């Protein structure tokens, strides 16, 4: 100095998983608001409180010019380091 391996750095690419973004989503054991009935009262009116309605939590679904993180028989370097070859001096 120049090639061949493996590594190591970086930068892309796959691929996975999470995060983010929408809605969906609970007979009850989540809230709200509580028709009906129900209980308490002489009445006024209160108390719990089913369903329904809303708002969500676990979850799943859907999107991605997004983010991280993780792996490899992934592509590369005018980057580093070992081993081994070959020139040259």
């Nucleotide at each position: 100095c120049c090639g061949u391996u493996g590594g190591g750095c970086g930068c892309g690419g796959c691929g996975a998983a999470g995060a983010c973004c929408a809605g969906c989503g609970a007979a009850c054991c989540u809230g709200g608001u509580c028709a009906g009935g129900g209980c308490g009262g002489a009445a006024a009116c209160g108390c719990a409180g089913c369903a329904g309605c809303c708002a969500u939590a676990a979850g799943a679904u859907g999107u991605g010019c997004u983010c991280u993180u993780c792996g490899g028989g992934u592509g590369c370097g005018a980057c580093c380091c070992a081993a081994c070859g070959g020139u040259c001096u």